Predicted 3D model of a 109-nucleotide RNA (SAM riboswitch aptamer (S box leader)) from a Chloroflexota bacterium. It was read from a public genome assembly, where an Rfam model found it. The coordinates come from a structure-prediction model, not an experiment, and the mean pLDDT is 84.
RNA sequence: CACUCAUCCAGAGCGGUGGAGGGAUCGGCCCUGUGAAACCGCGGCAACCGGUGGCAGUAUAGCCGCAAGGUGCCAACUCCGACAGACAAACCCGUCUGAGAGAUGAGAG
Numbered sequence: 001c002a003c004u005c006a007u008c009c010a011g012a013g014c015g016g017u018g019g020a021g022g023g024a025u026c027g028g029c030c031c032u033g034u035g036a037a038a039c040c041g042c043g044g045c046a047a048c049c050g051g052u053g054g055c056a057g058u059a060u061a062g063c064c065g066c067a068a069g070g071u072g073c074c075a076a077c078u079c080c081g082a083c084a085g086a087c088a089a090a091c092c093c094g095u096c097u098g099a100g101a102g103a104u105g106a107g108a109g
Stems, first nucleotide, its partner, number of pairs: 001109001003107006013042005021031003025082004043074003048070002051066005078101001083098005
């Protein structure tokens, strides 16, 4: 980097350095000198992988826990929309379903 599968309405922030951006893209709307990004320290969330306790079991599949390992994450539903369809509708504003895109994990290349 492209591919496959799973998940994405829950959850979880303080300090230091830094000094103007950030929320993937575009549009919107937000966050930000009451200090953005990034980096560091400490803390936390979660339970994808691995580990481990229990239940059950023919079983390496299942369910419920734990959290010292590998990742990930800690404003806003993936912040909202984007494409298609259905519904609603004078206009504006909408609701639902699916796709696409993206993110994370695991796998295989």